[in-house]
RNA sequence: CUCCCCGAGGGGCGCUGCGAGGAUUUUCCCCAGGCUCGGGCAGUUGCUCAAAGAUAACGGCGCUCACCUGAC
Numbered sequence: 001c002u003c004c005c006c007g008a009g010g011g012g013c014g015c016u017g018c019g020a021g022g023a024u025u026u027u028c029c030c031c032a033g034g035c036u037c038g039g040g041c042a043g044u045u046g047c048u049c050a051a052a053g054a055u056a057a058c059g060g061c062g063c064u065c066a067c068c069u070g071a072c
Base pairs, nucleotide, nucleotide: 001043002042004040005039006038007037008036009035010065011064012063013062014061015060018034021029022028023027033058
């Protein structure tokens, strides 16, 4: 660095449908954690081999709950 897996980024409901995926493929279905961070298996490449510290920034539209702050 790459595939995959796990966890986290506070939740719920509804709508649309770009990418991905699927199908009976000129269409339809599905679809708003696909992003970031941390960890794990395997692989590739390079470096050369320590320790400590820190835990974030984001995520279409509408409604709503939780949490925090302020005002009344």
Molecule: SAH (S-adenosyl-L-homocysteine) riboswitch aptamer
Organism: Neisseriaceae bacterium TC5R-5